A computed fold for a 1380-nucleotide RNA from an uncultured forest soil bacterium, annotated as small-subunit ribosomal RNA. The RNAcentral record of the sequence draws on ENA and SILVA. Rfam family: Bacterial small subunit ribosomal RNA. Its family is annotated with structural constituent of ribosome and ribosome in the Gene Ontology. The coordinates come from a structure-prediction model, not an experiment, and the mean pLDDT is 84.
[in-house]
RNA sequence: GAACGAGAAAGUCCCCGCAAGGGGAUGAGUAAAGUGGCGUACGGGUGAGUAACACGUAGCUAACCUACCCUCGAGUGGGGGAUAACCUGGGGAAACCCGGGCUAAUACCGCAUACGAUCCUGAUUGCACAUGCAAUUGGGAGGAAAGGCCCGCAAGGGCCGCUUGAGGAGGGGGCUGCGGCCGAUUAGCUAGUUGGCGGGGUAAUGGCCCACCAAGGCGACGAUCGGUAGCCGGCCUGAGAGGGCGCACGGUCACACUGGCACUGAAACACGGGCCAGACUCCUACGGGAGGCAGCAGUGGGGAAUUUUGCACAAUGCCCGAAAGGGUGAUGCAGCAACGCCGCGUGAGGGAUGAAGGCCUUCGGGUCGUAAACCUCUUUCGACCGGGAAAAAUGAACGGGUGAAUAGCCCGUUCUGAUGGUACCGGUGGAAGAAGCCCCGGCUAACUACGUGCCAGCAGCCGCGGUAAUACGUAGGGGGCGAGCGUUGUUCGGAAUUACUGGGCGUAAAGGGCGUGUAGGCGGUGCGGUAAGUGGGGCGUGAAAUCCCCGGGCUUAACCCGGGGCGGUCGUUCCAGACUGCCGUGCUAGGGUAUGGGAGAGGGAAGUGGAAUUCCCGGUGUAGCGGUGAAAUGCGUAGAUAUCGGGAGGAACACCUGCGGCGAAGGCGGCUUCCUGGACCAUUACCGACGCUGAGGCGCGAAAGCUAGGGGAGCGAACAGGAUUAGAUACCCUGGUAGUCCUAGCCCUAAACAAUGAACACUGGGUGUGGCGCUGUAUGGCGCCGUGCCGAAGCUAACGCAUUAAGUGUUCCGCCUGGGGAGUACGGUCGCAAGGCUGAAACUCAAAGGAAUUGACGGGGGCCCGCACAAGCGGUGGAGCAUGUGGUUUAAUUCGACGCAACGCGAAGAACCUUACCUGGACUCGAAAUGUAGCCGACCGCCUCAGAGAUGAGGCUUUCCCGCAAGGGACGGCUGUAUAGGUGCUGCAUGGCUGUCGUCAGCUCGUGUCGUGAGAUGUUGGGUUAAGUCCCGCAACGAGCGCAACCCUUACCCUUAGUUGCUCGUCCGAAAGGAAAGCACCCUACGGGAACCGCCUCGGAUAACGGGGAGGAAGGUGGGGAUGACGUCAAGUCCUCAUGGCCUUUAUGCCCAGGGCUACACACGUGCUACAAUGGCCGGUACAAAGCGUCGCAAACCCGCGAGGGGAAGCCAAUCGCAAAAAACCGGCCUCAGUUCGGAUUGCAGUCUGCAACUCGACUGCAUGAAGCUGGAAUCGCUAGUAAUCGCGUAUCAGAACGACGCGGUGAAUACGUUCCCGGGCCUUGUACACACCGCCCAGGCCUUGUACACACCGCCCAGGCCUUGUACACACCACCCAG
Repeated sequence: GAACGAGAAAGUCCCCGCAAGGGGAUGAGUAAAGUGGCGUACGGGUGAGUAACACGUAGCUAACCUACCCUCGAGUGGGGGAUAACCUGGGGAAACCCGGGCUAAUACCGCAUACGAUCCUGAUUGCACAUGCAAUUGGGAGGAAAGGCCCGCAAGGGCCGCUUGAGGAGGGGGCUGCGGCCGAUUAGCUAGUUGGCGGGGUAAUGGCCCACCAAGGCGACGAUCGGUAGCCGGCCUGAGAGGGCGCACGGUCACACUGGCACUGAAACACGGGCCAGACUCCUACGGGAGGCAGCAGUGGGGAAUUUUGCACAAUGCCCGAAAGGGUGAUGCAGCAACGCCGCGUGAGGGAUGAAGGCCUUCGGGUCGUAAACCUCUUUCGACCGGGAAAAAUGAACGGGUGAAUAGCCCGUUCUGAUGGUACCGGUGGAAGAAGCCCCGGCUAACUACGUGCCAGCAGCCGCGGUAAUACGUAGGGGGCGAGCGUUGUUCGGAAUUACUGGGCGUAAAGGGCGUGUAGGCGGUGCGGUAAGUGGGGCGUGAAAUCCCCGGGCUUAACCCGGGGCGGUCGUUCCAGACUGCCGUGCUAGGGUAUGGGAGAGGGAAGUGGAAUUCCCGGUGUAGCGGUGAAAUGCGUAGAUAUCGGGAGGAACACCUGCGGCGAAGGCGGCUUCCUGGACCAUUACCGACGCUGAGGCGCGAAAGCUAGGGGAGCGAACAGGAUUAGAUACCCUGGUAGUCCUAGCCCUAAACAAUGAACACUGGGUGUGGCGCUGUAUGGCGCCGUGCCGAAGCUAACGCAUUAAGUGUUCCGCCUGGGGAGUACGGUCGCAAGGCUGAAACUCAAAGGAAUUGACGGGGGCCCGCACAAGCGGUGGAGCAUGUGGUUUAAUUCGACGCAACGCGAAGAACCUUACCUGGACUCGAAAUGUAGCCGACCGCCUCAGAGAUGAGGCUUUCCCGCAAGGGACGGCUGUAUAGGUGCUGCAUGGCUGUCGUCAGCUCGUGUCGUGAGAUGUUGGGUUAAGUCCCGCAACGAGCGCAACCCUUACCCUUAGUUGCUCGUCCGAAAGGAAAGCACCCUACGGGAACCGCCUCGGAUAACGGGGAGGAAGGUGGGGAUGACGUCAAGUCCUCAUGGCCUUUAUGCCCAGGGCUACACACGUGCUACAAUGGCCGGUACAAAGCGUCGCAAACCCGCGAGGGGAAGCCAAUCGCAAAAAACCGGCCUCAGUUCGGAUUGCAGUCUGCAACUCGACUGCAUGAAGCUGGAAUCGCUAGUAAUCGCGUAUCAGAACGACGCGGUGAAUACGUUCCCGGGCCUUGUACACACCGCCCAGGCCUUGUACACACCGCCCAGGCCUUGUACACACCACCCAG
């Protein structure tokens, strides 16, 4: 297959044949291969590369191309030679290849023709202008083609092609302006580089390529280099401006295993074409071949992670074809994944006994909770049953209309669906099948219980957890969201925390050390012009999608459709002309010049002066000087220091000198001269914006330091010595080198500070001071320039600044962006070096900082208290003993208390008991209490036995009330139950109580005022006080808790009262207040008085108050006590008591016996007694107070040496008793001694208490007589009726004080004073402290880990050093020569 040649088979039918089989027709010009044409450059994928005209946007192309499509013009004549397929031969494992032969075309090649077109060369016109373009018109040159199908007998016609032109549409190539990343620790880049002339190449411009010529081109407006990246429409976020991103969708670019290359073609340097090279994989007969999923599925690998090896070309689109039709992992659909967006459901109404159950609980209840059950109702979605689309006509077939037509065009009917029996609709049935996740300490919405116990764990930030955790885990409850909810990652936001909108730089990070000036930025005033900026209008463009608005379609929405809007630093044109720019021309207020004047440590050079230090010489002179907190080193009899005279040398310039002057800053100080810069004042003549700032650049730049040469008196790093010290590489001292000084050259830093860049303008004042000027009045006033202080507004986080701004504005420069790492490393650059400039990151922290506040603290200041020191008296520390503690020991030595403020403390009293500890023996509703059930019975008391006892066994004795009775009750016992019990733990869960600062004078509040606030003020200040006591002052005015007073006691007096007290007078008595009598006194005890700086004087502010005095018993709070502010110490106590939680329950409870708390190498605290003569001993003689006593105190008297015993009067106590007080006083002895001191220890004998004195009591007698002769360092108490000393009493208690608590007797010394030690109060100051100086913090060392940098041994390389050799080189010296 409608370009070409060739061309099957099965099957069916027909013919031949007996059959096998053969032939023909059909199948069919079909399948399949080939030539030719078109496509394969589209569509689809990916983002590696690319910082580029790659992209975006606006333009240009007169420098270009465009197959297929559309419109228009012209043409399509006539020839030729091949070659696949095919046949045949051959090679190869294969891929495939080679040779021979035949053949066709719309394949290929000449020839003819040439309207256009192209080229060359003339003419004319128009347009544009950098080259030129277009049109018209002559001449010349060189170039085309292919046929096929249909109708028809043919002629001819139609359709599809073919050739050549012109135009169109759409697509593309090239060029340009502008726009969009980071790094300057990349500052210079460039040889085809930049341009020209000529050529080549391309569709086309061009250095795109080549030859020649010129020496250009780019760059701080960031070239080059390095890093990163496809770009855009858009997406996310944001109020916006911005910031981040570029997945899907759309545009564009680039790529197709990696790199390179061309061929074909209209277009490629070509994803599913070719060649070469490379890596990789596969095949192999080892010769050689094959391949490229960043197409759709799928596989492996990687990974925290990403789907089906699905259906269909029905639609849309593309390619081929005349068409039918074919192709299409484009596409349309389906599948998987809550990955996203949207919609819907998991039911609705009623329902209280507020069920059960869970949880909590104050045990009453509360809560889950109308929640459930239960009743009534509904049925989306799902399930099942049934019906069932649109998407599809413009295609195809048929018919009709128009028409010549079976082209086209129009109409009708029928056919064509992957999705899909899907959407949708109806029915059945029943609340039926359908809820989770996170959170509940604050931020942030939502709280309890249990478990756990700095464990396990949580955590976004702050932070939770160490025994009551709203923070961990679980539960109940609650909150949030909901088919989702949390987490992680990422981006923007909040973050004005890179600040364009919209920040800052005195002290928080941040002003360049200072000047000069380049580029740049900014710039006075009038007029004219221009129109770049600027503003406005028109036009063009800014694709579609997205976004916004309106409308519409799926039941709604998501989603989709239509219309409108929005969007640019864009292009073009017109207008405006204020402002900026530009051009022109003026002006004088900015700036500059000129003239006159004075001020100044301004700079450079030269010279010069005196004082002082040191050194040298000489004189006088003698033993020290010097130095320090004190000393020593050092100097000095070789004559120092001191002093006088002379000399040398260097450095610095006293007084003047002043928050005075000058300079840009650094900085500048005797005097004179020379050279020289700047500022200021006055005059107002001239110039006419000439100005300001200033990245780079250039210059200056204290001290120290460096190079070379000088100089060197004093001072003085390093160094030496002496001191100090634990050490003292310091501070102090004696010396002393660089250096400090000069010349020349470097260095270039600083708390180079006013921690405050420069310039200009504006904005109340007051008061000093330097310079100049003006002013008829001056100790005055005014102007300008500088330099200080105080302050208004304003600013500031505050402090503070405030015409010299840190106020209000403008311009320009520099700089900052959490702390550390770190001004370090690397790189660069500068430097002789030292080092400077520039300047990171890893890692690490949850801060680092500023200002101010309140405290606390200070070997800060001021003021002031206290037995705080000082002054004094007596002690402790040494001894012995007592007692407590530590330690040790022990079966146990029960526990607590630990600087002051534990240690004679809880203990005001351990032989048993106490007792909590240990050993052993018992008990388990228990030793004691309550309720309840059952049983029994009185209880109590007494006795016996066993036992260590508890206990066990047994015996004797013994009730009451009510009731008729049964029985009940009280009481007791036993059994069971609910419970008890615990001196077990936690005082860091607590109450209460207590200690302490501290009897210190403080601590607060209300209102007001001030401050952004913390907070301040009051309460500070001047005085005064014991005192925040009082007075005065004051933005404070008041008030509270404290202080004081009120209370008790003591000192004086009075009233009242008068026994048991007292005794003046009278009386009795031998005497004794013994008695009568009395209540005056003493006293007792109830009440009252008295003292208040009230009086005088002085001081003081006339006040508060203070000094002195009078009077008075007492004088300035008379003495003492009670009384303890807000608070601090997680002070002490769970063992007084109470109490949360935990633990224990035949024991951690309870009973009993014995033991222990009483131990003893030691150490400490508190005491007693001493060491003696102010004493000891003996004898004698006095004088208290306060207490206590019937379970008691006990007299007299008798006995005993004594403790004590006997005895019994009296006393419930101003009556009686304890009871004597002692020191003292008188007399005597002792005479300095381990004693007549001292009394420990021990022996013996006793007394008393008690059930009982062994462990383990007190006391007595005799005997024994120890240490100790005044106590080291250190340390305690006390200021007057005090210390010291002396005795007495009481509580506890059977007994047992040297302790504790009280009482009286005798009775001192000293205080100059507040420097110092300790503690405290007020004000002030500094602070890096705030569990607050017992703080904080620095350096170093060690261990472990992370990170960055550096790095050893061995080997290699490079560089350097040293040694040696060579006279090759250089230098030095010498000689010679030359020049000056």